The part of an RNA shown here (large-subunit ribosomal RNA, domain IV) has 333 nucleotides and comes from a Bacteroidales bacterium. Model confidence (mean pLDDT): 86 of 100. The organism belongs to Bacteroidales, within Bacteria. The full RNA is in RNAcentral, with records from ENA.
[in-house]
Context: one part of a larger RNA
RNA sequence: UCAUGGCUAAGGAAUUCGGCAAAUUGACCCCGUAACUUCGGGAGAAGGGGACCCUCAGAGAUGAGGGCGCAGAGAAAUGACUCAGGCGACUGUUUACCAAAAACACAUGGCUUUGCAAAUUCGAAAGAAUACGUAUAAGGCCUGACACCUGCCCGGUGCCGGAAGGUUAAGAGGGGACGUUAGAGGAAGAGAUGAAUCGAAGCGUUGAAUCGAAGCCCCGGUAAACGGCGGCCGUAACUAUAACGGUCCUAAGGUAGCGAAAUUCCUUGUCGGGUAAGUUCCGACCUGCACGAAUGGUGUAACGAUCUGAGUACUGUCUCAGCCAUGAGCUCG
Numbered sequence: 001u002c003a004u005g006g007c008u009a010a011g012g013a014a015u016u017c018g019g020c021a022a023a024u025u026g027a028c029c030c031c032g033u034a035a036c037u038u039c040g041g042g043a044g045a046a047g048g049g050g051a052c053c054c055u056c057a058g059a060g061a062u063g064a065g066g067g068c069g070c071a072g073a074g075a076a077a078u079g080a081c082u083c084a085g086g087c088g089a090c091u092g093u094u095u096a097c098c099a100a101a102a103a104c105a106c107a108u109g110g111c112u113u114u115g116c117a118a119a120u121u122c123g124a125a126a127g128a129a130u131a132c133g134u135a136u137a138a139g140g141c142c143u144g145a146c147a148c149c150u151g152c153c154c155g156g157u158g159c160c161g162g163a164a165g166g167u168u169a170a171g172a173g174g175g176g177a178c179g180u181u182a183g184a185g186g187a188a189g190a191g192a193u194g195a196a197u198c199g200a201a202g203c204g205u206u207g208a209a210u211c212g213a214a215g216c217c218c219c220g221g222u223a224a225a226c227g228g229c230g231g232c233c234g235u236a237a238c239u240a241u242a243a244c245g246g247u248c249c250u251a252a253g254g255u256a257g258c259g260a261a262a263u264u265c266c267u268u269g270u271c272g273g274g275u276a277a278g279u280u281c282c283g284a285c286c287u288g289c290a291c292g293a294a295u296g297g298u299g300u301a302a303c304g305a306u307c308u309g310a311g312u313a314c315u316g317u318c319u320c321a322g323c324c325a326u327g328a329g330c331u332c333g
Base pairs, nucleotide, nucleotide: 001328002327003326004325005324006323007322008321010319011318014317019314028050029049030048031047036041038145052067053066054065055064056063057062068072080312081311082310083309084308085307086306087304088303092104093103109142110141111140112139113138114137120129121128122127146299147298148297149296151229152228153227156226157225158222159221160220161219162218165217166216167215171211172210176206177205178204179203180202183198184197188193230248231247232246233245234244257291258288269285270284271283272282273281
């Protein structure tokens, strides 16, 4: 010096990002126990008391009186408590080895697919899972107990339905064109021969019109589908504000509730509370840069090794350090 323990006057969180760490509390029994509440809880709430020895009474339980100590569950082991708020209902799950949470899951609610040779998934197939199940079932997606609720928009994207019209592939279709030439033709030639030109059928090449499904265009529906939910100007007999009016745009212009919030930039907003003093905290206000309704909204008892603020108790966290024990390192020997 370090590590692990023990003690400490006075103060008692002044320490610190933060009471981190430590201390306090502590078994059992008795009394007693608030708000709130889903009536189960909260609750071991909180808070207070008892315990050892002797005498007397009593069968005992127990009661009365007295005694000693700092201390009577005499060692050890063995809850600190309260108030308020955020988030998540809860028990549970998770980054094996830096994150345990407000993340995941969850019961609940909803939408949607699927009639069984089910939808869905794996496989090239056979086949298999689903399921030896059958819509009170199974798959997918979202939400996330419970209470009160869940507004408006279908213009865009998606999905579902529709089939009149437009567009449209392979394919069907074969008009026509070109090539080939039996034949016709007859230049030329004394003749034999036979050029140009026309050209049926067949064959070959090409292939027009026309027909032709779904899809797309189109029509309708659908938001607990993906998503979206305005601007400017004026106006009341102080001022201010604007219930009211005008105007532009939109598919529709944010309803209830909440709101400087895990969301508020300006911002330590303003007011109130708590403190001697409070960028945090609690209660309000609303000017919501940029809340808002199952991407759920607002509440909520219980729960939480959760996050934040406050208090009581307690303490070497600190003022401010000191001492002791054990061990390690180092120095000397």